[in-house]
The RNA shown here (transfer RNA) has 78 nucleotides and comes from Candidatus Cytomitobacter primus.

RNA sequence: UGCGGGAUAGAGCAGUCUGGUUAGCUCGUCAGGUUCAUAACCUGAAGGUCGUAGGUUCGAAUCCUGCUCCCGCAACCA
Numbered sequence: 001u002g003c004g005g006g007a008u009a010g011a012g013c014a015g016u017c018u019g020g021u022u023a024g025c026u027c028g029u030c031a032g033g034u035u036c037a038u039a040a041c042c043u044g045a046a047g048g049u050c051g052u053a054g055g056u057u058c059g060a061a062u063c064c065u066g067c068u069c070c071c072g073c074a075a076c077c078a
Base pairs, nucleotide, nucleotide: 001074002073003072004071005070006069007068010027011026012025013024020058029045030044031043032042033041051067052066053065054064055063
């Protein structure tokens, strides 16, 4: 430098292909219940402006473009 993949809640992920009701899952956190007690079990809650800036559209996590960062491959230099 080129090509490919990725960025979504505190952690790990799905959803993207084929745009459409309120963006979900597991763990974790907090509160309550249960229990002699608990790390187990049950109920509930908080937590996301979907990497960023634009574009298209009635409508964008989803499609298009630039940029940033991470991973892999290739090439260059030595």

Lineage of the source: Bacteria > Pseudomonadati > Pseudomonadota > Holosporales > Candidatus Cytomitobacter.